[in-house]
RNA sequence: CUCGCAGGCCGGGUGACCGCGGCGCGCACGUCGGCGACGGCGGCGCGUCGAGGAAAGUCCGGACACCGCAGGGCAGGACGCUGGCGCAAGCCAGGCGGCGAAAGCCGACGGAAAGUGGAACAGAAAGCAGACCACCUCGCGUCCCUCGGGCCGCGAGGCCAGGGUGAAACGGUGGGGUAAGAGCCCACCAGCGUCGCGGCGACGCGGCGGCUCGCCAAACCCCGUCCGGUGCAAGGCGAACAGGGCCCGUCAUCAGGUUGCCCGCCGAGGGCCCGGGUAGCUGCCUAGAGGGAUGGUCACCCUCGACAGAAUCCGGCUUACAGGCCUGCUAAGGGA
RNA sequence: GCGGAUGUAGCUCAGUUGGCUAGAGCGUCUGCUUGCCAUGCAGAAGGUCGUGGGUUCGAGUCCCAUCAUCCGCU
Numbered sequence: 001c002u003c004g005c006a007g008g009c010c011g012g013g014u015g016a017c018c019g020c021g022g023c024g025c026g027c028a029c030g031u032c033g034g035c036g037a038c039g040g041c042g043g044c045g046c047g048u049c050g051a052g053g054a055a056a057g058u059c060c061g062g063a064c065a066c067c068g069c070a071g072g073g074c075a076g077g078a079c080g081c082u083g084g085c086g087c088a089a090g091c092c093a094g095g096c097g098g099c100g101a102a103a104g105c106c107g108a109c110g111g112a113a114a115g116u117g118g119a120a121c122a123g124a125a126a127g128c129a130g131a132c133c134a135c136c137u138c139g140c141g142u143c144c145c146u147c148g149g150g151c152c153g154c155g156a157g158g159c160c161a162g163g164g165u166g167a168a169a170c171g172g173u174g175g176g177g178u179a180a181g182a183g184c185c186c187a188c189c190a191g192c193g194u195c196g197c198g199g200c201g202a203c204g205c206g207g208c209g210g211c212u213c214g215c216c217a218a219a220c221c222c223c224g225u226c227c228g229g230u231g232c233a234a235g236g237c238g239a240a241c242a243g244g245g246c247c248c249g250u251c252a253u254c255a256g257g258u259u260g261c262c263c264g265c266c267g268a269g270g271g272c273c274c275g276g277g278u279a280g281c282u283g284c285c286u287a288g289a290g291g292g293a294u295g296g297u298c299a300c301c302c303u304c305g306a307c308a309g310a311a312u313c314c315g316g317c318u319u320a321c322a323g324g325c326c327u328g329c330u331a332a333g334g335g336a
Numbered sequence: 337g338c339g340g341a342u343g344u345a346g347c348u349c350a351g352u353u354g355g356c357u358a359g360a361g362c363g364u365c366u367g368c369u370u371g372c373c374a375u376g377c378a379g380a381a382g383g384u385c386g387u388g389g390g391u392u393c394g395a396g397u398c399c400c401a402u403c404a405u406c407c408g409c410u
Stems, first nucleotide, its partner, number of pairs: 001333001002331001004329007012301007020050008029042005052307001056318002059316005064231004076227005081094005095109001096107004110222002115220002117216002132163002135158007143150002171189006190212001192209007235282003243274006254267001256266003302305001337409007346362004355393001364380005386402005
């Protein structure tokens, strides 16, 4: 130089004009109520605020609210190496494994000697293994023969090193050994057990031992930790009119009103329930609801602008995303 | 907004505990039958199992993400 890796940030900018929503102040313009002061709704003016890194998917967790609940368990679900943070989801750092030349990236990463189960086809054999070919020994038979033996066939055994099947064949490589072979023996490596050291720990390093113990739990399951259910259409406050039901009362010995009671006066209607826990308000926000605002035009500039828009709130995860900026790092490769 | 379910051939559906080449009915096409059509008989074609990734020797099936459609709650 070029390629790459990691982390962080931005997501057109400035100005003018027009427009929309919330809040505050002002005007007192319209309308309604009221004697009026004034208040509700609307209007006008000014000021101020007005989407995101994901507001998304609704995949998790929490707040909040209601219901349930002495306490516990079953079922079901989620998570699963170690340490720390966190209520939890999850995040950070480390270990181990895989990938990469490296920086670095990815990992659903507890248990298969607790049990049940699965491995189609092929293959001799697929799980307390097995003997098809081959190899070796012995016996019998035929043939050859240089009489030592050899080829072939059958039978009895040995063996699992080699061939072949398979995704996978009961440690791997090398040497010794043997009739042929084999952890049968030895060295190294892998794995298992144990001891020592380092580390909080996962784990790492080293010594020793007997030689070997397969795969699948994103199959059932076991172990450990956590979870009561439902979701703001939760929940709270709560009318009016029509219509309907029940009760009381209707000319004064009294329903109701008038000041708590009595007198007096007025007086024909009054009360409760259904309608309806409906409408509406609230929950609801330093954007914020009417489940409907956050925009448009013009000018200049640039790298010519992507994915996409709140609806109770918050913390995560995942997914989508034009282009650009900053910082740190790697060097397989090319160059000085 | 909140909650739940489903995607397999042109259509409607099966697909068992993950295993042999994913099947059935209707439809389509070809041939036979008929003077022609329908019916009937014989045969054939037609599948990214919504999409992408993972687990596994092996995925329609198990897991994760994503897309589309449908349903319930005022």
Two RNAs folded together computationally: RNase P RNA and transfer RNA, 410 nucleotides in total. Model confidence (mean pLDDT): 76 of 100.